[in-house]
RNA sequence: CGAAGAUAAAGGCACCGCUAUUGAAAAAUAGCUUCGCAAAGCUAUGGGUCUAAGGAAUAUUUUACUCUAUGACUGCCAGGUUACCAAG
Numbered sequence: 001c002g003a004a005g006a007u008a009a010a011g012g013c014a015c016c017g018c019u020a021u022u023g024a025a026a027a028a029u030a031g032c033u034u035c036g037c038a039a040a041g042c043u044a045u046g047g048g049u050c051u052a053a054g055g056a057a058u059a060u061u062u063u064a065c066u067c068u069a070u071g072a073c074u075g076c077c078a079g080g081u082u083a084c085c086a087a088g
Stems, first nucleotide, its partner, number of pairs: 001088001005085001012037002017032006035075001041081003045078003048073003054068003058064002
């Protein structure tokens, strides 16, 4: 220095589910768990997805329904950025 990441090794992350807390919700955080991951580290920049408290429209008469991100998701894809081990 190190790829097309190896039937190697060290270390790492943690889906689903359950419990607790926060939140209107989506979801997040912590613990247990272990489906998987070579960036499943970080970043909402582009696309995408989820939610709809507040706001708005309609009907209506205080409820129904629709729209809307200023709320989320990087373990959906891409971009940006940083990095462990390593046959050799």
Record summary
This is a predicted structure of an 88-nucleotide RNA (c-di-GMP-I riboswitch aptamer). Of the family's consensus pairs, 95% are formed in the model. Its Rfam family is "c-di-GMP-I riboswitch aptamer". About the family: GEMM was predicted in a large-scale screen for bacterial structured RNA regulatory elements. The sequence was found by an Rfam model in a public genome assembly.